Bacterial RNase P class A from Gammaproteobacteria bacterium AqS3, 329 nucleotides, folded computationally. Of the family's consensus pairs, 94% are formed in the model. The sequence was found by an Rfam model in a public genome assembly.

RNA sequence: CGAGUUGGUCGGGCAGCCGCUGGAGACAGAGGAAAGUCCGGACUCCGCAGGGCAGAACGCCAGAGAAAUUCUGGGGGGCGCGAGCCUACGGAAAGUGCAGCAGAAAAUAAACCGCCUCAUUGAGGUCAGGGUGAAAAGGUGCGGUAAGAGCGCACCGCGAGCGCCAGCAAUGGCGCCGGCAGGCAAACCCCGUUCGGAGCAAGGUCAAAUAGGGAUCCUGCAGUGCGGCCCGUACUGGAUCCGGGUAGACCGCAAGAGGGUCGCAGCGAUGCGGCUCCCAGGUGAAUGGCUGUCCACGACAGAAUCCGGCUUACAGGCCAACUCAAUUU
Numbered sequence: 001c002g003a004g005u006u007g008g009u010c011g012g013g014c015a016g017c018c019g020c021u022g023g024a025g026a027c028a029g030a031g032g033a034a035a036g037u038c039c040g041g042a043c044u045c046c047g048c049a050g051g052g053c054a055g056a057a058c059g060c061c062a063g064a065g066a067a068a069u070u071c072u073g074g075g076g077g078g079c080g081c082g083a084g085c086c087u088a089c090g091g092a093a094a095g096u097g098c099a100g101c102a103g104a105a106a107a108u109a110a111a112c113c114g115c116c117u118c119a120u121u122g123a124g125g126u127c128a129g130g131g132u133g134a135a136a137a138g139g140u141g142c143g144g145u146a147a148g149a150g151c152g153c154a155c156c157g158c159g160a161g162c163g164c165c166a167g168c169a170a171u172g173g174c175g176c177c178g179g180c181a182g183g184c185a186a187a188c189c190c191c192g193u194u195c196g197g198a199g200c201a202a203g204g205u206c207a208a209a210u211a212g213g214g215a216u217c218c219u220g221c222a223g224u225g226c227g228g229c230c231c232g233u234a235c236u237g238g239a240u241c242c243g244g245g246u247a248g249a250c251c252g253c254a255a256g257a258g259g260g261u262c263g264c265a266g267c268g269a270u271g272c273g274g275c276u277c278c279c280a281g282g283u284g285a286a287u288g289g290c291u292g293u294c295c296a297c298g299a300c301a302g303a304a305u306c307c308g309g310c311u312u313a314c315a316g317g318c319c320a321a322c323u324c325a326a327u328u329u
Stems, first nucleotide, its partner, number of pairs: 002324009012294007020029003031300001035311002038309005043199004055195005060074005075089001076087004090190002095188002097184002112130002114126005138156006157180001158178002161176006203251004213242006222236005258277008295298001
């Protein structure tokens, strides 16, 4: 100097004026994603003796965390020269199933060409070579053979075989043993773990008008039903009180798994402790507009109960660590 990788950070600045929301006032007033609503919780109501089936989600190991399709560290596999990135990563020797086309053959193998033997245009052996395919029963070499072949051997590879060593473990290394019959479980399935439902329009408090309900009392004078009539009884009426509940208002609802900073423990996620701060709270829903000025001329986008994550979108600027290449010293 160029090309990258990872992590972090900012998300126009300043001044003035006019508004809006909250607050007695002082004063405060969107985000890193407020988004998607994909996970997990807090909280609320409902349900629930206990157990099972079904269903769903998850699936290497250890740790963190309230929990999680979360995070950290490690292991295996894949990609990259590398920093580093990606990874649904349990089981295919429980069972069932799947594999178009091509190809001889697609899974208790198979003979199209080729090679070899015998015979002479057929039979047998062979899977080393060719060819097909996403995938063809491990690779190289030597021996061996009619030609061949893990058929035998050496080395490499493989093994859900055994032992020793390292590690908490996943796993790795070494040695011995086994000639070693594939792939797909984000196919059914098997194994293991976890799982009640609905959601702040949850739920609760206060409480009009109108209509309807309950209790007591009044008149029982009037009407109607029962009845031949009286008494009685029911309904209609009036007054007082009560309760449910709609509109509406309020709570839930802003001090929290909270922010900042420092220290300690830890590789880290994180935990513990000290100090300090109070940081939108709306409900057809405030957080805006204008002017001046400066610059690099401003992206994605806007709270709606709250919190922890994940994912997605994002103009551009800045910082740190690391890698590769070139040049110079």

Record summary: Model confidence (mean pLDDT): 76 of 100. Rfam family: Bacterial RNase P class A. Rfam's curators write: Ribonuclease P (RNase P) is a ubiquitous endoribonuclease, found in archaea, bacteria and eukarya as well as chloroplasts and mitochondria.